[in-house]
C1' cells in the first nucleotide's frame, strides 16, 4: 500500500465482499512447564448454609461454670472479677458490591458565595457543687415462639437542674442589660481525706486541616412521521423552614418565563481519565484499575446522629418465601464462598491477619471474605522446552510415475554429545521495617509516673519448605491446527458424478474435479490452531483535513422576500475574535523518553517530558467585528429617445366548418389498403343565394420579438408592467443570496352558472385478426370556450440554481447609439444590451462545454449517497373529490447504472451481387411401382446420419457368407499376436459313425534341420514346426465424437480475414481495409496519417477448342500395284484423319470514341476476344456440425463374457406418414418391317464372334483376342406401313401357370424369359425443385461393386438439341457503407404484466391481551409539620412539712401532605388477531406480447376514462 466482483472487451460511477489490529469472549481439534494478569456482558432473578462490624472492664454495677488442688465431707481455694449478658461511649454514612434509574449541574472542566463539619493539629479559658431514674439481676406472669406485663434493688463519661463565663449568641438609647457549659478515668506522691501532679477525657469560644452541601459559564445520544410548552408557571413584597441561597414552602401583586441556536414529548444511555482502532482527523468503547453519580426485594417516610433519609438501622404499604399449636411472627447475597434458574458462556462453600489498611482501645490486643495469598480455566500477554552433531545402500514402507525413475528425505536406522524443563536427593532465601511488650541509660518532672531519644538482647511467616543453588540418572516424559481455484503462500493421486457435499466474494460438483471426500506431498502458525460474534481501518462509502448534482443518485416549476450568512471605499476610537507572553488549573494510574528490580521479557518502582482546553493578566491593532464622520467605481432615482404575439378590460373584421331557408340539378356520396356501417328518389353528394351560430385568426413568419417561470399572434381603443439605449445630474453600500412565507404556475380534472360550429375520452356500430375490450373507418357524450371558485402537478427541460468578476478568435441575426464613406439610402467601422452557429486555452468517465462555460475564482440557498420494496405504507399538513406534500422498514439481490467500442440483429437507410425473383423450359406434390426413413410391429426387426448442410446417405451391390441384431449348442490362453516355463511328437489329410454344425470319437497314414555319441536299434543337445499344460496376456462393430487426432460437410470459389511499424484515443479500439471511379475479385487506378507486408483473389496445373514440328500401328487411303465380277483383301506410302509427345497462339497488343487513370463501349484480324469453356484448388473463422462401426486413440466396462465357434432366422416385417426417384397417362404417340451415324469403358476364374437349337430368356459349340489389331456395341433419327381420340393396338402393375441362369443353397428372400391376366392413371390443390448454351429437354451406352441380383441408384460416355433474361420493384441468401439497439448463447435475442401453485417478511382490520403515561375524583398506612386535649399514665424543675398542685413530656383527637389501591376518562408504543391488500423470492405452468430495431400504432411525463393482462384512447408537453 491494495485486491477480488456488473462487460464479449474498455472507461467510469457505484454498492458488496476479502487481506489488519483488537476483545472480560464463546465453539471445535488438540495440549509440555512457569511467571504476571484476568474470569456472570444473560435473570437489579430466587436464594439453602457459613462467614463479611464490631470494640472498650483504663466509664459502670453484676458476674459464672468446667478443670485442678485442699478438706473437718458442711466446704473452701484455685479458675477469676475471667467468659457472659446489660447500662454508656465510639463506630456500624467507612470499606466491600452493582450499574437498574437518570439526557440531568448527574458527570467533565472552570469559575463562584450565602454554608457545615466527629475524630486530628494550634493557640486560649474552664472542668465547682448537687439530684432523681433505669437496665442487668430477683420475684411473679401471659404467648407455640418472636417477643412481653408488673412488682422490687442498683451504677456511671447515662439523665436533669443550679452556680460561673475569656471568647460566643440576642436587644441596645453604645452606657448597657439578657441568655447559654462540663465527667470523670487512670498512674504517681504524700497523708488517709483532703490536696498535689502527670496523663487520657469533658466543656466553651477561634483558626487551620479534611470531608461535605450549595450556585454557575461551557461541552455532553438518537427523533420535527414530537411545534408549540407552563398557574408555583416567571418576577416582586411580607412570612416560614434550612447549616446555607432560592417558589424550597406559604400568602399577596404582577402577567410573565421556554422555545427552529429545538421548547415539550419519544427512544436509548451512568459520566469521565482511559481503552481499541487510525497516518491523522476521526470512529466504537467505558470489563479490570483509579475519580464522581445513583441504588440495596418494590415503593413510602422519618429517627438518630459531625455526617444518613441510612446494603447486613427503624416504621408503614406490596410482591414473594419460610416458620406456626391458625392467634400471630420471620426474612432480604447488586458483600465472600456456595446454590437454583437463564444462558454460548465465567472460579473454591480454601488459607491468614505475617504484610498493608480501616474500627475500637491507654495499650496488649479483639474484628476485618478489606487485604495479602493459594485453588481452578490455554481466557489474555510474555518467556522456556519438547534434543545438537554426524550419517547415503540416499534403506524399508507410503505416495506418483512416461516404469527409466521421481518424492517422502540427512528424515529414519546407525554413531557420537549435551543435561533446559519434568522426575528424583540434598540445601534453602528475601519479603521483618520495627512499633509494642522486657531491660539498661539519658532528658523531662518533686517523681524510681507518664513522656521522649539511644543502646542490648530477642519473639513473631498465611504463602511455603515457595523462589533459587548444587547433585545423579537419562533423549528418556513432552506437536499439534488450519489451509494449498483465484484474492492468498502451498499440487498430484484415488472415490464421487449438479449426487454426497464445499462456499467471505467471484464461484466449484452434471464420468478425466488442483475447488466435494481421501491419501501422498506441500504452505502458514504454533502450545496452541482455526471457526463464529463485535469494533475500527481499508471506505477519500457522510468527504473539516477530503467527494459530488447536463446524461451515471443528486438544482426546488418561477419569482417576491422574513430571520440568518456573506457583503465596495476613507480616516478616527474600541479591542470583542484574531495573534503573542506570563500565572493558575488540566488527580494518580495510563501512554512517550530515560534510567533500575525480577536471569529476559511480559510485569514493575523511580525520575523526566509533551500537548489540547478552561480561567485570570500583561501587550500587539493588519485583517473581521463595533462606533462615528465621510466617499462614489456597486445599486438606485431624474430627464430625453427606441423596439415588442409582455399583462387586463372594451369593441370590431374577414376566411373557413356546420346548420336552416330558397332556387337549380339527379343517383349515387363518403369512406378505405381493400371494405362495409353511415347519409340519399321523403331528392344526399354537388352547385347559386340569404340567414343563424360558435370557435380559431392563412400569408406576414423568422434557430425572429416580448416575459420570472408557466407562456403570449386578425384589428382599433382605454388602463398598466418590465426592458434597452444616451445625456448630464441627484441619494450615498440603499447590496447579494435566501431556511420558513406568500404570489403566481400548462394540459387534464373538480364546483356553480352560461354557451355548444368544429374536435373529441367514454360509448355504439362496422372492419381487421387466432383473438382485436386496440391501430383504421362512420358517428358520438363529458369537456375543449365564457364568468366565478378550487386544484398545484408536467420530459414545468438547457434535464444545467441566483448574483458578482476574470480568460483566443470568427460568423449570423434582433433593438439602439456613434463615427466614416459617397450613389441620399446604402455600404462599412466602432460601443452596448440580447439571441444562435463553429472553435483557442482549459475542464470532463467518455459524449461534450467553450464569454449565454459544463473554464478559473468569491457568495448563498437547494439537493445526493447501491438496485428493488417505494414518486410505497403507517402518520402529520393541505384539497369538495380526483389527489397533492413530507416521507420509512422488514425483507431480497450483488449488482443497477453512465458514455464510448467491436460484434450481431433491425417488418432502418444507401449500393453491389447470385436460376434469388423476373422472363421461359422441364418437373415434384395426384398414380403404380422401386428406393430410403419415420412410425408400428417382432425373439430381433443390429448400427449411425435429423432443416437447409439426415432421408436411391455410410451400403461402388444383406439368399448362406457379409452381419455387428435374435434363438438355440457349443469352447474358455481362447478364431488371431508375441514372450516365458514344463511337456508331447504330433498335427493335417482320407474313411467312417452320433450331431443341424461347430464338434467328439474310431480307423487309417505320419514327422524335420544341425552337432555330439553309436552296438546303427537308438540316445542325447540345441533349433524349426505343431500340440498339450500354467503364467503374463489376448478379445471386444462395447460407452463416451461433449477428452480427441485424422478425415469430411456447410456458409462459400463468398471476397474476404490479418499483421509490422507509424499515427489517433485514459483505455476497449480506430486508422490502414474508408472516400471518388472500376472490376468476376481488398481486381486496378486515383485521392489520403499512413507506409508496407502475408494468407486468400488471379496465374502457374488437367482437360477441350486451331495450329508448327517430330513419329506412323494395330490407325488412315492422296496416289501406286496385284488378286477379285463386286464387296473387299494384299502390298507399296504417311500426303489427310486420327493417334500422343513437343512448341505456337490471345496480351486490351492494335484502331476508334469515352475517361486523370484504372478501365469501360464499338470495330479489325483471328480457330478462339476481353477469365475462350469445363476441372482440380477452398483463406481466417462458424456450426462442442459428422464420424470411437474405416482407421488411430486417451479414459472407463466386460474376461467361463460385452470375446468366439456354430446352425437357423432377423436387416426384405406394414392400418399408415414423409423424401428421392422409374414408368405413364398417349398422336411431337404406340406397334410393325427396313435403314444411318457414337464416344468412353471393360475382358483370362475373362470378353467371345460366325454357325446351330430355341418364341425368348438362354442353350451347344469354340474362331479371335492378354486388346488404336478380336470381342462387348447403340438408341432416339430417317424411309414406309397401321392405329384414330377410347382407359384404347395408351398405360403396364398385379396375380396364375411355364421356364432359363447363377449358386451348397433362391420357402422366408435373387434376376431374367414366354403365354395369360390388365389394377390405378386422362397431366395433378396447396405449395415447390432444376436449368442461362451444346446447357436444359430427349435418346441410347459403358463401368465400379459383383457367383448371382433388388441398378429405375451411384458415376462417366457420346447421340438430336431448344427457349427466355424488360430489368432489380419485391420475397430468398450473400459482401460493403452508415443508423438504432435495453441483444452478446448475439432476433430461435432480450422482456412486461395479469392468471394458478408453494413459501417469506410487511400493512390495513371487528376486536382481544398486558404494559406505559396524562387528567378528574375517591378511600388513605407509616411519618413529620401544624393546631386542639389533658380522659389515662409520667422520677427530676417550681410551690409545698406532706397530701396535692402548677410546668412539661408521653397519649389522645382533628388538619394539610402522601405511597400503595380504587373509580372514570384520555393518549403514547408493545404483542395478537378471523379476514384482507398489495411486495418479493421460487422449476421446464397458463394468456397474450407492452418495451427494445420506425419493435412492427415511435416512445416517454402529467391528467382523465375504459379494459383479463401487459395496455388503449383523449388533451397538452418532451425528444432521451
Nucleotide at each position: 500500500a491494495g485486491a477480488g466482483u456488473u462487460u464479449g472487451a474498455u472507461c467510469c460511477u457505484g454498492g458488496c465482499u476479502c487481506a489488519g489490529a483488537a476483545u472480560g469472549a464463546a465453539c471445535g481439534c488438540u495440549g509440555g512447564c512457569g511467571g504476571c494478569g484476568u474470569g456472570c456482558u444473560u435473570a437489579a432473578c430466587a436464594c439453602a448454609u457459613g462467614c463479611a462490624a464490631g470494640u472498650c472492664g483504663a466509664g459502670c454495677g453484676u458476674g459464672a461454670a468446667a478443670g485442678u488442688c485442699c478438706u473437718u465431707c458442711g466446704g473452701g481455694a484455685u479458675g477469676a472479677g475471667u467468659a457472659a449478658a446489660g447500662c454508656g461511649g465510639c463506630g456500624g454514612a467507612c470499606g466491600g458490591g452493582u450499574g437498574a434509574g437518570u439526557a440531568a449541574c448527574g458527570c467533565g472542566u472552570g469559575a463562584g458565595a450565602a454554608u457545615c463539619u466527629g475524630c486530628c493539629c494550634u493557640a486560649c479559658a474552664g472542668u465547682g457543687a448537687a439530684g432523681a431514674a433505669u437496665a442487668c439481676c430477683u420475684u411473679c406472669g401471659a404467648g407455640a415462639a418472636a417477643u412481653u406485663g408488673a412488682a422490687g434493688u442498683u451504677a456511671a463519661u447515662a439523665c436533669u437542674g443550679c452556680a460561673u463565663a475569656c471568647g460566643u449568641c440576642c436587644c441596645u438609647a453604645c452606657g448597657g442589660g439578657g441568655a447559654g457549659a462540663a465527667a470523670g478515668g487512670u498512674g504517681g506522691c504524700u497523708u488517709u481525706a483532703u490536696g498535689c501532679u502527670a496523663u487520657c477525657g469533658c466543656u466553651g469560644a477561634a483558626g487551620g486541616a479534611u470531608g461535605a452541601g450549595c450556585u454557575u459559564g461551557c461541552g455532553u445520544a438518537c427523533u420535527a412521521u414530537u411545534a408549540g410548552c407552563u398557574a408555583g408557571u416567571u418576577g416582586g413584597u411580607g412570612g416560614g423552614g434550612u447549616a446555607a441561597u432560592g417558589g424550597c414552602c406559604u400568602a399577596c401583586c404582577a402577567a410573565g418565563g421556554c422555545a427552529u441556536u429545538g421548547a415539550u414529548g419519544g427512544u436509548u444511555a451512568a459520566c469521565c481519565g482511559g481503552c481499541c482502532u487510525g497516518a491523522g482527523a476521526g470512529g466504537g468503547u467505558g470489563u479490570a484499575c483509579g475519580g464522581u453519580c445513583a441504588c440495596a426485594u418494590u415503593g413510602g417516610a422519618a429517627c438518630u446522629g459531625a455526617g444518613a433519609c441510612a446494603c447486613g438501622g427503624u416504621c408503614c404499604a406490596g410482591a414473594c418465601u419460610c416458620c406456626u399449636a391458625c392467634g400471630g411472627g420471620a426474612g432480604g447475597c447488586a458483600g465472600c464462598a456456595g446454590u437454583g434458574a437463564g444462558g454460548a458462556a465465567u472460579a473454591u462453600u480454601g488459607c491468614a491477619c505475617a504484610a498493608u489498611g480501616g474500627g475500637c482501645g491507654a495499650a496488649a490486643g479483639c474484628c476485618u471474605g478489606a487485604u495479602g495469598c493459594a485453588g481452578c480455566g490455554a481466557c489474555g500477554c510474555c518467556g522456556c522446552g519438547u534434543g545438537g552433531a554426524g550419517g547415503a545402500u540416499g534403506a524399508a514402507g507410503g505416495u506418483c510415475u512416461u516404469c527409466g525413475g521421481a518424492u517422502u528425505g540427512u528424515a529414519a536406522a546407525c554413531u557420537u554429545c549435551u543435561g533446559u524443563u519434568a522426575a528424583g536427593u540434598g540445601g534453602g532465601a528475601a519479603g521483618a521495617a520495627a512499633a509494642a511488650a522486657g531491660c539498661a541509660u539519658u532528658c523531662u518532672u518533686a517523681a524510681u509516673a507518664c513522656g521522649a531519644a539511644u543502646g542490648c538482647a530477642g519473639a513473631u511467616g498465611a504463602c511455603g519448605g515457595u523462589a533459587c543453588c548444587a547433585c545423579u540418572a537419562g533423549a528418556g516424559a513432552a506437536a499439534g491446527c488450519a489451509c494449498c481455484g483465484g484474492c492468498u503462500a502451498a499440487c498430484u493421486u484415488c472415490g464421487u458424478g449438479c449426487c454426497a457435499g464445499c462456499a467471505g466474494c467471484c464461484g466449484c460438483g452434471g464420468u478425466a474435479a488442483u475447488a466435494c471426500g481421501a491419501a501422498g506431498g506441500g504452505u502458514g502458525c504454533a502450545a496452541g490452531c482455526g471457526u463464529u460474534a463485535u469494533u475500527c481501518g481499508g471506505a477519500u462509502u457522510g468527504a473539516c483535513u477530503g467527494g459530488g448534482c447536463g446524461u451515471a443518485a443528486a438544482g426546488u416549476g418561477u419569482g417576491u422576500g422574513u430571520a440568518g450568512a456573506c457583503g465596495g471605499u476613507g480616516u478616527a476610537u474600541u479591542a470583542a475574535g484574531u495573534c503573542u507572553g506570563u500565572u493558575g488549573u488540566u488527580a494518580a494510574a495510563u501512554u512517550c523518553c530515560c534510567u533500575g528490580g525480577c536471569u529476559c521479557a511480559a510485569c514493575u518502582a523511580g525520575g523526566g517530558g509533551c500537548a489540547a482546553g478552561c480561567a485570570g493578566u500583561g501587550g500587539a491593532u493588519a485583517c473581521u467585528a463595533a462606533u462615528a464622520c465621510g466617499c462614489u467605481a456597486g445599486a438606485g432615482g431624474a430627464u430625453g429617445g427606441g423596439a415588442g404575439a409582455g399583462a387586463g378590460a372594451a369593441g370590431u373584421g374577414g376566411a373557413a366548418u356546420u346548420c336552416u331557408c330558397g332556387g337549380a340539378g339527379u343517383a349515387g356520396c363518403g369512406g378505405u389498403a381493400a371494405a362495409a356501417u353511415g347519409c340519399g328518389u321523403a331528392g344526399a353528394u354537388c352547385u347559386c343565394g340569404a340567414g343563424a351560430g360558435g370557435a380559431a385568426c392563412a400569408c406576414c413568419a423568422a434557430u425572429g420579438g416580448c416575459g420570472a417561470a408557466g407562456g403570449c399572434a386578425g384589428c382599433u381603443u382605454c388602463u398598466u408592467g418590465g426592458u434597452c439605449c444616451a445625456u448630464u445630474u441627484c441619494u450615498g453600500a440603499c447590496g447579494u443570496u435566501g431556511a420558513g412565507a406568500c404570489a403566481c404556475g400548462a394540459a387534464a380534472g373538480c364546483g356553480u352558472g352560461g354557451g355548444g360550429a368544429g374536435c373529441a375520452a367514454a360509448c355504439a356500430g362496422g372492419a381487421u385478426u387466432a383473438g382485436a375490450u386496440a391501430c383504421c373507418c362512420u358517428g358520438g357524450u363529458a369537456g375543449u370556450c365564457c364568468a366565478c371558485g378550487c386544484c398545484g402537478u408536467a420530459a414545468a427541460c438547457g434535464a444545467u440554481g441566483a448574483u458578482c468578476a476574470c480568460u483566443a478568435g470568427a460568423u449570423g441575426u434582433u433593438a439602439a447609439u456613434u463615427c466614416u464613406g459617397c450613389u441620399u439610402g446604402c455600404a462599412g467601422a466602432a460601443u452596448u444590451a440580447g439571441u444562435g452557429u463553429c472553435g483557442u486555452a482549459g475542464c470532463u468517465a467518455a459524449c461534450g462545454c467553450g464569454a449565454u462555460a459544463a473554464g478559473u475564482g468569491a457568495u448563498c440557498c437547494g439537493c445526493c449517497u447501491g438496485g428493488g420494496g417505494a414518486c410505497u405504507a403507517c402518520g402529520g399538513u393541505c384539497g369538495c373529490a380526483a389527489g397533492a406534500u413530507u416521507a420509512a422498514a422488514a425483507c431480497u439481490c450483488a449488482a443497477a447504472g453512465g458514455a464510448a467500442u467491436u460484434g450481431a440483429c433491425g417488418g432502418g437507410g444507401g449500393u453491389c451481387c447470385g436460376c434469388a425473383c423476373a422472363a421461359g423450359c422441364g418437373g415434384u406434390g395426384g398414380a403404380a411401382c422401386a428406393u430410403g426413413u419415420g412410425g408400428u410391429u417382432u425373439a430381433a426387426u443390429u448400427c449411425g446420419a435429423c432443416a437447409c448442410u439426415a432421408c436411391g446417405c455410410g451400403a461402388g451391390g444383406a439368399a448362406c457368407c457379409u452381419u455387428a441384431c435374435c434363438u438355440a449348442g457349443g469352447c474358455u490362453u481362447g478364431a488371431c499376436a508375441u514372450g516365458c516355463a514344463u511337456u508331447u511328437g504330433a498335427c493335417a489329410g482320407u474313411u467312417g459313425u452320433a450331431g443341424a454344425a461347430a464338434u467328439a470319437c474310431a480307423a487309417u497314414u505320419u514327422u524335420u534341420u544341425a552337432g555330439g555319441c553309436u552296438u546303427c536299434g537308438g540316445c542325447u543337445u540345441a533349433g524349426a514346426c505343431a500340440g498339450a499344460u500354467g503364467c503374463a496376456c489376448a478379445g471386444g462393430u462395447g460407452g463416451u465424437g461433449c477428452a480427441u487426432g485424422g478425415c469430411u460437410g456447410u456458409c462459400g470459389u463468398c471476397a474476404g480475414c490479418u499483421c509490422g511499424u507509424g499515427u489517433c484515443g485514459u483505455g476497449a479500439g480506430a486508422u490502414g481495409u474508408u472516400g471518388g471511379g472500376u472490376u468476376a475479385a481488398g481486381u486496378c487506378c486515383u485521392c489520403u496519417a499512413a507506409c508496407g507486408a502475408g494468407c486468400g483473389c488471379a496465374a502457374c496445373c488437367c482437360u477441350u477448342a486451331c495450329u508448327u514440328u517430330c513419329a506412323g500401328u494395330u490407325g488412315c487411303u492422296c496416289a501406286u500395284c496385284g488378286c477379285g465380277u463386286a464387296a473387299g483383301c494384299g502390298a507399296u506410302g504417311c500426303a489427310c484423319u486420327c493417334u500422343g509427345a513437343u512448341g505456337g497462339g490471345a496480351c486490351u497488343g492494335c484502331c476508334u470514341g469515352g475517361g486523370a487513370a484504372a478501365c469501360c463501349a464499338g470495330g479489325a484480324g483471328g480457330a478462339a476476344g476481353g477469365c475462350g469453356g469445363g476441372g482440380a484448388c477452398g483463406a481466417c473463422g462458424u456450426c462442442a456440425a459428422g464420424u470411437c462401426a474405416u482407421c488411430a486413440u486417451g479414459c472407463u466396462c466386460c474376461u467361463u463374457a460385452u470375446g468366439u465357434c456354430u446352425a437357423g432366422g432377423g436387416c426384405u416385417a406394414c392400418a399408415c406418414a414423409c423424401g428421392u426417384g422409374u414408368u405413364a397417362c398417349a398422336a411431337u404417340g404406340g406397334u410393325c418391317g427396313g435403314u444411318a451415324c457414337a464416344a468412353a469403358g471393360g475382358g483370362c476364374u475373362g470378353c467371345a464372334a460366325u454357325a446351330c437349337c430355341g418364341u425368348a430368356a438362354g442353350g451347344u459349340g469354340g474362331a479371335g483376342c492378354c486388346a488404336a489389331u478380336c470381342c462387348c456395341u447403340a438408341a432416339a433419327g430417317c424411309c414406309g406401313a397401321u392405329c384414330u381420340a377410347a382407359g384404347u393396338u395408351c398405360g403396364g402393375a398385379u396375380u396364375g401357370a411355364g421356364g432359363u441362369c447363377u449358386g451348397c443353397a433362391a420357402c422366408u428372400c435373387g434376376a431374367c424369359c414366354u403365354c395369360a391376366u390388365g389394377a390405378a392413371g386422362u397431366u395433378g390443390a396447396a405449395a415447390u425443385c432444376g436449368c442461362u448454351a451444346g446447357u436444359a429437354a430427349u435418346c441410347g451406352c459403358g463401368u465400379a461393386u459383383c457367383a448371382g441380383c433388388a441398378a429405375c441408384g451411384a458415376c462417366g460416355c457420346g447421340g438430336u438439341g431448344a427457349a427466355u433474361a424488360c430489368g432489380u420493384u419485391c420475397a430468398c441468401g450473400g459482401g460493403c457503407c452508415u443508423u438504432g439497439u435495453a441483444c452478446a448463447c448475439a432476433c430461435u435475442g432480450c422482456c412486461c404484466g395479469u392468471c394458478a401453485c408453494a413459501c417469506c417478511a410487511c400493512g390495513a382490520a371487528a376486536g382481544c391481551u398486558g404494559u406505559c403515561u396524562g387528567u378528574a375524583c375517591c378511600c388513605a398506612a407509616a411519618a413529620u409539620c401544624a393546631u386542639c386535649u389533658u380522659a389515662g399514665c409520667a422520677a427530676a424543675c417550681c410551690u409545698g412539712u406532706a397530701a396535692a398542685g402548677g410546668a412539661u413530656g408521653c397519649g389522645g383527637g382533628u388538619g394539610c401532605u402522601u405511597a400503595a389501591g380504587g373509580u372514570a376518562u384520555g393518549g403514547g408504543g408493545a404483542g395478537u388477531g378471523a379476514u384482507u391488500g398489495g411486495g418479493g423470492u421460487g422449476a421446464a405452468g397458463u394468456c397474450g406480447u407492452a418495451a427494445c430495431a420506425a419493435g412492427g400504432u415511435a416512445g416517454c411525463c402529467g391528467u382523465a376514462g375504459g379494459a383479463g393482462a401487459a395496455c388503449c384512447u383523449g388533451c397538452g408537453g418532451c425528444u432521451g